[in-house]
């Protein structure tokens, strides 16, 4: 340089048109004599700009960035 895939909470993923799941974290309550385990609440997130659409995290251009292939 080309293609391909990919990017969602602090960390790992899930979702593929109608405001997003589920562990870890933190934090609160229970539960113990205390701490752990367990339980239950609550906090936290769609890379960036444009198009399509009533509506976009999804679907299309274009950008960064990453992994990988070819050269």
């Nucleotide at each position: 340089g080309c293609a391909a895939c990919g990017a969602u909470g602090g960390u790992c993923c899930a979702g593929a048109g109608g405001u997003a799941u589920g562990a870890u974290u933190u934090u609160c309550g229970c539960c113990u004599g205390c701490c752990a385990c367990g339980c239950g609440g609550a906090a936290g997130a769609c890379c960036c700009g444009g198009g399509u659409u009533c509506g976009a995290u999804u679907c299309c251009c274009g950008g960064u960035c990453g992994u990988u292939g070819c050269a």
Molecule: transfer RNA
Organism: Coemansia asiatica